The RNA shown here (small-subunit ribosomal RNA) has 1486 nucleotides and comes from a metagenome. The RNAcentral record of the sequence draws on SILVA. Model confidence (mean pLDDT): 83 of 100.
[in-house]
RNA sequence: AGGGUUUGAUCCUGGCUCAGAACGAACGUUGGCGGCGUGGAUUAGGCAUGCAAGUCGAACGAAUCCCGUGGGGGCAACUCUGCGGGGGAAGUGGCGAAAGGGGCAGUAAGGCGUGGGUAACCUACCCCGAGGUCGGGCAUAGCCAUCCUAACGGAUGGGUAAUACCCGGCGUGCUAUCUGGUCUGCAUGGACUGGAUUUGAAAGAGUUUCGCCUCGGGAGGGGCUCACGUGGUAUUAGCUUGUUGGUGAGGUAACGGCUCACCAAGACCAAGAUGCCUAGCGGGUGUGAGAGCACGACCCGCGCCACUGGCACUGUGACACUGGCCAGACUCCUACGGGAGGCUGCAGUCGAGGAUCUUCGGCAAUGGGCGCAAGCCUGACCGAGCGACGCCGCGUGGACGAUGAAGGCCUUCGGGUUGUAAAGUCCUUUCGGAGGCAAGAAAGGGUAACUUGAUCGAGCCUCAGAAGAAGCACGGGCUAAGUUCGUGCCAGCAGCCGCGGUAAGACGAACCGUGCAAACGUUGUUCGGAAUCACUGGGCUUAAAGGGCGCGUAGGCGGUCUUGUACGUCCGGGGUGAAAGCCUCCAGCUUAACUGGAGAAGUGCCUCGGAUACGGCUCGACUCGAGGGGGGUAGGGGCGUGUGGAACUUCCGGUGGAGCGGUGAAAUGCGUAGAUAUCGGAAGGAACGCCGGUGGCGAAAGCGGCACGCUGGACCCUCUCUGACGCUGAGGCGCGAAAGCCAGGGGAGCAAACGGGAUUAGAUACCCCGGUAGUCCUGGCCCUAAACGAUGGGUACUAGACUGUGGACUGACAUGGGUUCACAGUCGAAGAGAAAUUGCUAAGUACCCCGCCUGGGGAGUAUGGUCGCAAGGCUGAAACUCAAAGGAAUUGACGGGGGCUCACACAAGCGGUGGAGCAUGUGGCUUAAUUCGAGGCUACGCGAAGAACCUUAUCCUGGGCUUGACAUGUGCGAAAGCGGUGGGAAGUACCCUGCGGAAACGUAAGGGGAACGGUAUCCAGUCCGGAACCUACUACAGGUGCUGCAUGGCUGUCGUCAGCUCGUGUCGUGAGAUGUUGGGUUAAGUCCCGUAACGAGCGAAACCCUUGUCUCCAGUUGCCAGCGGGUCAUGCCGGGGACUCUGGAGAGACUGCCGGUGUUAAACCGGAGGAAGGUGGGGAUGACGUCAAGUCCUCAUGGCCUCUAUGCCCAGGGCUGCACACGUGCUACAAUGGCGUGUACAAAGGGAAGCAAACCCGCGAGGGGGAGCCAAUCCCAAAAAGCACGCCUCAGUUCAGAUUGAAGGCUGCAACUCGCCUUCAUGAAGUUGGAAUCGCUAGUAAUCGCGGGUCAGCAACACCGCGGUGAAUGUGUUCCUGAGCCUUGUACACACCGCCCGUCAAGCCACGAAAGAUCGGGGCAUCCGAAGUCGUCUUCACAGACGCCGAAGGUGAAACGGUCGAUUGGGACUAAGUCGGAACAAGGUA
Repeated sequence: AGGGUUUGAUCCUGGCUCAGAACGAACGUUGGCGGCGUGGAUUAGGCAUGCAAGUCGAACGAAUCCCGUGGGGGCAACUCUGCGGGGGAAGUGGCGAAAGGGGCAGUAAGGCGUGGGUAACCUACCCCGAGGUCGGGCAUAGCCAUCCUAACGGAUGGGUAAUACCCGGCGUGCUAUCUGGUCUGCAUGGACUGGAUUUGAAAGAGUUUCGCCUCGGGAGGGGCUCACGUGGUAUUAGCUUGUUGGUGAGGUAACGGCUCACCAAGACCAAGAUGCCUAGCGGGUGUGAGAGCACGACCCGCGCCACUGGCACUGUGACACUGGCCAGACUCCUACGGGAGGCUGCAGUCGAGGAUCUUCGGCAAUGGGCGCAAGCCUGACCGAGCGACGCCGCGUGGACGAUGAAGGCCUUCGGGUUGUAAAGUCCUUUCGGAGGCAAGAAAGGGUAACUUGAUCGAGCCUCAGAAGAAGCACGGGCUAAGUUCGUGCCAGCAGCCGCGGUAAGACGAACCGUGCAAACGUUGUUCGGAAUCACUGGGCUUAAAGGGCGCGUAGGCGGUCUUGUACGUCCGGGGUGAAAGCCUCCAGCUUAACUGGAGAAGUGCCUCGGAUACGGCUCGACUCGAGGGGGGUAGGGGCGUGUGGAACUUCCGGUGGAGCGGUGAAAUGCGUAGAUAUCGGAAGGAACGCCGGUGGCGAAAGCGGCACGCUGGACCCUCUCUGACGCUGAGGCGCGAAAGCCAGGGGAGCAAACGGGAUUAGAUACCCCGGUAGUCCUGGCCCUAAACGAUGGGUACUAGACUGUGGACUGACAUGGGUUCACAGUCGAAGAGAAAUUGCUAAGUACCCCGCCUGGGGAGUAUGGUCGCAAGGCUGAAACUCAAAGGAAUUGACGGGGGCUCACACAAGCGGUGGAGCAUGUGGCUUAAUUCGAGGCUACGCGAAGAACCUUAUCCUGGGCUUGACAUGUGCGAAAGCGGUGGGAAGUACCCUGCGGAAACGUAAGGGGAACGGUAUCCAGUCCGGAACCUACUACAGGUGCUGCAUGGCUGUCGUCAGCUCGUGUCGUGAGAUGUUGGGUUAAGUCCCGUAACGAGCGAAACCCUUGUCUCCAGUUGCCAGCGGGUCAUGCCGGGGACUCUGGAGAGACUGCCGGUGUUAAACCGGAGGAAGGUGGGGAUGACGUCAAGUCCUCAUGGCCUCUAUGCCCAGGGCUGCACACGUGCUACAAUGGCGUGUACAAAGGGAAGCAAACCCGCGAGGGGGAGCCAAUCCCAAAAAGCACGCCUCAGUUCAGAUUGAAGGCUGCAACUCGCCUUCAUGAAGUUGGAAUCGCUAGUAAUCGCGGGUCAGCAACACCGCGGUGAAUGUGUUCCUGAGCCUUGUACACACCGCCCGUCAAGCCACGAAAGAUCGGGGCAUCCGAAGUCGUCUUCACAGACGCCGAAGGUGAAACGGUCGAUUGGGACUAAGUCGGAACAAGGUA
């Protein structure tokens, strides 16, 4: 100190959220020790039990007990009694009990805080000073006796004491009254000093003592009072009758309506009275940079309360927590008659609650009460216990230790990591445990001896052993820390954004890591961050926010000079601001927390003195603000009364004769009963053309023919006057478009509603024909608008330029120029602004005043109030819900927006498809199976450049094999190469023949029959060894199994479209822009020019191949002009290189030349030359990217799955199945044709498991045959259309050939399913093809044949090539499709196949209304009226009676607030529901 989150990205506005600190906390997991703190926040709910206030014998009388002693009785135990001493129940008396302790219910002021006042007061105990303490008396409790009662308690009689009570005396002193004097004050008055009337004492122990009385003073404590400060709500605006004041009286310690009588009618209130809700206040505490905000536990001060309400008594002090009386509720006891009680003291208990402790020890210390004292009492207090509740401290070991052990996890299998971590070796012993010693908290008491610690025990010594002591949360970003597995939008996570739909760093687990640590997380709350209520320190054109406009009250603010004052303000001094706390320094506990001491601070209040600039008040003056006078000017300013023409409609009449009208097109409508059109006349109502303007006026709404009357304001000029009279303006008052309402008129046109016609799927709309309110006038309401400049009013200041309106001045007066004031506009400097923009008419710079805003939705809704005739207006929430909603600008994409341009895109043409038959692919259907993939363009004669078996696949059926059909193993070796482990291994491996079998395969059958090295005297197949081989085993092989949405590679498409980018610079806060836009031009971002851009890259072009012309070189297998030879003939031969050709190298084309156009450019048009002319034709070549496009079945590959099967082998079937639909083709429908005969001319290819000639056979397919050819040599090979001649003559034909029959041929192990070909026969549909749709711009379309690949053969009409013949049309860009650039709008950005609205239906949630039901607090009226004070009466007294007031209670009416409520209303949210299509593009009617 900030971060995350709205967007494709950006800036801004704005909310939500996080990181921090804190807590009297709670919950979860975990838990070693100690110190210091802290702990019923909820039910001020109820309480069992114990304790929490007594003490004094030195005030008094005494029961009783103890000790000593004397006497009596008794054996004794014991008992009776006297004296002395001590203690002392109960009682009298004194003091205390009003403190201490607890709680925060009430209280918004009778409180609290700060500072004053008391001349209006009190004060027991304590201190100081002065004086005094005489004499007498009457009772009563206790006690005794009797009695009542269950109890609590009580009655009568007798008798007793005092520091209890009473009387008398003294008093120069005090109090009060009257009166005199002096001094003095802020009013009443006060202080001092004189003179006359009233009040009092008590003893005891003892003897430096404690008391008592009076007066004065002090200290401390209190009462009363004043000023200021101290919550929310106006959806509470009026409140009050002892109320406000006065006079008199009463009462109090004391002032006072505190109370009463009388008199007056006041008092409070927008600076918020009254009401309602909430709340003890302060010192302080938390947080914060501060200002603030929130809080008021513990500790301290004050207040209040003590079961609830009321009341007084006693007393210095109470209206009294553990006193009294009464009433009420509750609990307990009871003999039913009546009684008792009050934990918000300390413990403890129940209840409620998420939640808060021991029925502990002690008066040792501190403090309090009593006492002379000892001492007693003290749940105050000191301690201990329980709780990680908080803060602080310590420990859980230290050093060394690498085969980096094992195990775990990951892995690219090499390794990495856990990790010096462990183990191990050496060492230490804090804390804890055991034992021992022991300071201190101790001061005091007692003559002394001596004695006092509840509790804590620091510290020291000894013992043993690393021994007893680590967890929790987190690891996607924010936010430090990641991998694997499991799961598969499931389970779950989540503070916000968001994760999870098969490779999850976000779920769960493991390992590893990060953070903190005896704790760690979660939840809740407060402050912070939040400048997100903005005093410090915000805003209001478009993000939320300027009142529709004016007048004006209160209030706020206010020109120049001067006088006084000193209220604000400023300076200095004094007092106060308790202590604790915070801060600084020092000190004490081993340290810290904690504690002690000193200081500082406490921004405040009071007071004294001073200053007087500024503000206030005050005196006097001024004129520039403001206003008045005089003289002019402009104007749709307002109101009223008249009046005018055009148009319109209706009516009357004339002419006229079939339509008119209306639309995209129509129809409804009007019209032969005469419309429309046209002429004349009449009537009516409304609005005022041209002028007219970016112009004028008005406060705004608004104002437009002309004239007159009345009237408001503005501007200009002025040698005039007043003298701050000003600005703003909460409430208030007035005005206020349109629509609407009430009453009465008026009504031509227009026109909601309504009717009809169209449109449409529908059309309650848009269009058309009608048409009523209304629009108009008068009077009265309503009071709202995108009432907008979305911009409140005023004043001052701050560059300019241009234009308009109205004045004034100047001027040689001119059509002009200049100066100045007011108003209305445009462009712009600086500045401002998120930007757009604004910019002397501010949104700049400042000041003053008012209004308003604080996320979106809910909602301008509900409710309350108020206004209105109503409609409705003004004021105006909450629950709930979302993580956004929004502003401006950017880049794209899109538009039934615009401009420019292109393409066989359309148009102009030619030929097709769609109809038929067949072929082929696909869908569908079928099937045991019809394997799989491809799916708009960009799948469908595609993968398949060849499915009878094979191919061929988890296709189907059946059979078979299991280290496998195929690969690799430690290692050896220089390499090649051999190559896992165990076993077998000579009649063995292997071969042949059998057998079973369809084959694969199996097999104990028969026969044949090996190779290498070593050994052996010789001989090795025989013995040994190791290979091949067999068999067994293990790692593994294998998979056309899945995922093309995990991938590589390759490919399609946009598109051979002209685009896509970068560096530097510049502009912009930024995303981005510029460059790449603009003017030309091009096929082209091609080039030129311009230019804050200058350059560059990938594309385009060029380079490459091919084709077209020429040259050179070369000349076989090609060629043959000339020469020679030969043949029936043929480049056949010798030769030749001329030509063709072949294949190498070159040339050529570059807008180079000419003319024109153009900007002098680029370029375009035309021309010359040229084989070719403006990229000559064709090909290869495909930018950044798009489609999660296609392919895991070419290949490669991650992950998953399978492993006697999803692998491998075999047989047969299937992939060819057929009611049907679609795509692509072939052949046709014929005469530009068919058939026959004859005849001519290619190119490019292929050929050895091959192409095959001649020749022979066959009608033919083909067979035989085999020359030649590994190819410019030989062969395939016949080119066909064409040309010539002939026939056919328009027909289902001499067209067409499907289908079928028969007979054959070929390939092949095998043509049944399921091949091709031939011949003969058969001779279907079809006569040019609906809607729709495809290709093609020249050697192209069309048409004709030829070749090749694959291949045994072939379903090829396919595909890839080759040449032959060889057109038509267009020179345009309106439209359809697609594309490029610029621009515009946008609420789109998975980008229009987008976004998005409302009703209805379903679920769920909160809220409003509602007949009514019910509860609560407070007040009012009235009845009754306890205790008690006071008053009156009565009494010797006690008692009693009456009266006022008076708590509780009863009754009544009303207001307010809460809860429930059948039903009902809208709202929020929810899955992919229904209907439409309102908004966003001109959103298709802006």